Predicted 3D model of a 74-nucleotide RNA (transfer RNA) from Ekhidna lutea. Its mean pLDDT, the model's own confidence on a scale to 100, is 81.
[in-house]
RNA sequence: GCCUCCAUAGCUCAGCUGGCCAGAGCAGCGCACUUGUAAUGCGCGGGUCGUUGGUUCGAAUCCGACUGGAGGCU
Repeated sequence: GCCUCCAUAGCUCAGCUGGCCAGAGCAGCGCACUUGUAAUGCGCGGGUCGUUGGUUCGAAUCCGACUGGAGGCU
């Protein structure tokens, strides 16, 4: 220098054939249960979907550039 892949909640990830309100598990908070804790049950909060442009009536999803990370080739 070139190629491929990854970036979504505090963590691990799903969703990526464009349109349901962006979801799950764990973690956190509240309540119940308990002498108390844990466990269990119920509920709640938490996201500018890496950044920035473009396409479109509409973008986490498609296209370009950039940033960071992983792997490969010379």